[in-house]
Context: one part of a larger RNA
RNA sequence: CGAUGUUGAAGGAACUCGGCAAAUUGCAUCCGUAACUUCGGAAGAAGGAUGACCUCUGUUAAGGCAACUUUUCAGGGGUGGCACAGACUAGGGGGUGGCGACUGUUUAUUAAAAACACAGGGCUCUGCGAAGUGGACAACACGACGUAUAGGGUCUGACGCCUGCCCGGUGCUGGAAGGUUAAGAGGAGAGGUGAGAGCUUCGAAUUGAAGCCCCAGUAAACGGCGGCCGUAACUAUAACGGUCCUAAGGUAGCGAAAUUCCUUGUCGGGUAAGUUCCGACCUGCACGAAUGGCGUAACGACUUCCCCGCUGUCUCCAACAUCGACUCA
Numbered sequence: 001c002g003a004u005g006u007u008g009a010a011g012g013a014a015c016u017c018g019g020c021a022a023a024u025u026g027c028a029u030c031c032g033u034a035a036c037u038u039c040g041g042a043a044g045a046a047g048g049a050u051g052a053c054c055u056c057u058g059u060u061a062a063g064g065c066a067a068c069u070u071u072u073c074a075g076g077g078g079u080g081g082c083a084c085a086g087a088c089u090a091g092g093g094g095g096u097g098g099c100g101a102c103u104g105u106u107u108a109u110u111a112a113a114a115a116c117a118c119a120g121g122g123c124u125c126u127g128c129g130a131a132g133u134g135g136a137c138a139a140c141a142c143g144a145c146g147u148a149u150a151g152g153g154u155c156u157g158a159c160g161c162c163u164g165c166c167c168g169g170u171g172c173u174g175g176a177a178g179g180u181u182a183a184g185a186g187g188a189g190a191g192g193u194g195a196g197a198g199c200u201u202c203g204a205a206u207u208g209a210a211g212c213c214c215c216a217g218u219a220a221a222c223g224g225c226g227g228c229c230g231u232a233a234c235u236a237u238a239a240c241g242g243u244c245c246u247a248a249g250g251u252a253g254c255g256a257a258a259u260u261c262c263u264u265g266u267c268g269g270g271u272a273a274g275u276u277c278c279g280a281c282c283u284g285c286a287c288g289a290a291u292g293g294c295g296u297a298a299c300g301a302c303u304u305c306c307c308c309g310c311u312g313u314c315u316c317c318a319a320c321a322u323c324g325a326c327u328c329a
Stems, first nucleotide, its partner, number of pairs: 001324008010315002014313001019310001027051005036041001038158001052079007061070003080084001092308004097303002099300002104116002120156007132142003159295004164225003169222002171218005178213003184207002189202005226244005253287001254284001265281005
């Protein structure tokens, strides 16, 4: 000097990105227990009291013929200690937000989470030799010894209230017309050769599928969801009007948000003092409705902020124990 422990005056988070680490709490019985709530919970909420030993009284249960042995609970009186759940073992608690409903799963060896999954919801495919998948375009197998209350794909993600407008583009589905269109069919006509019959080459019209064009539908399919100008008897603002463009111009709800650049926005709360936090406002750079929107009890080794308790985290370090390092032998 370091590691691992133990203890510490006064203060008690002033430490720090952050109470990280440590400390506190810890058991049983009795009392007592809020908001909120899906009425189950929240809850061991919180908070408080008692606990050893001796003795007396009543009492419970088991065994026994009985004597009695063991045992449960309640009450009264007393004794000793600094300390009675005497060591060990053994929840700190409360409040407010965010996210995810929950229990689960995950980067074996830097990430356990708000990521994945999930029950529930939707769309879509599939009528059975099913769709889909593996397999040489096979046989065959899985699907399934299942049969649309089934199976596959995809999105969302308990529950509650809801899920607006746009089908112009892309995709998908449907469409006995029409256009375009391959091989094939067709064969007007033309060429080569030949004395000719013929052989051979090219070949117009016409016919000819899917696809594409075209016409519709479809957004819990991929996706998208506007400018400018003026206007009210203070000012400001604009319910209102005009105009341009669009397939349609963002509805409900939420909003400086895990989203807000400007920004430490402004106001309020909390602090003596608050770039964080909570409640509002709305000027949403660049929220928004199953790429789900907004709420939500319970839950979380998640995350933000605050409070009580507690403490060597700190003011400010010190001592001790053990093991190293170091010096000497």
The part of an RNA shown here (large-subunit ribosomal RNA, domain IV) has 329 nucleotides and comes from an uncultured SAR116 cluster alpha proteobacterium. Rfam family: Bacterial large subunit ribosomal RNA. Gene Ontology terms of the family: ribosome and structural constituent of ribosome. The sequence was found in a public genome assembly. Its mean pLDDT, the model's own confidence on a scale to 100, is 88.